[in-house]
RNA sequence: GGCCGGCCCCCAUGCGAUGGGUGGCUGGUGAACCUGGUCAGGGCGGAAACGCAGCAGCCAUAAGCUUGUCCGUCCAUGCGCCGUGGGAAAUUCCGGUCCGA
Repeated sequence: GGCCGGCCCCCAUGCGAUGGGUGGCUGGUGAACCUGGUCAGGGCGGAAACGCAGCAGCCAUAAGCUUGUCCGUCCAUGCGCCGUGGGAAAUUCCGGUCCGA
């Protein structure tokens, strides 16, 4: 000095990360009456035995709210010593190779 590749830059995409939306699942909470169970007291029926409905309380639960090292899905990204494909650049830098002094 020639050639090739890479780094770098741009686009698309995959994976991951982060954030958000949404669905599911788990836990929590959750109803004066208009949910369920159990129903003190009291009420009603009954001569009584006992029966009936049933408030509060307690238990459970619906919608809703909330929760999470959980799962799916969608969106976003000044994220990634990540991957793949394409493009641009052809100057420096890195690697390879060849030639010359």
Molecule: Bacterial small signal recognition particle RNA
Organism: uncultured Planctomycetia bacterium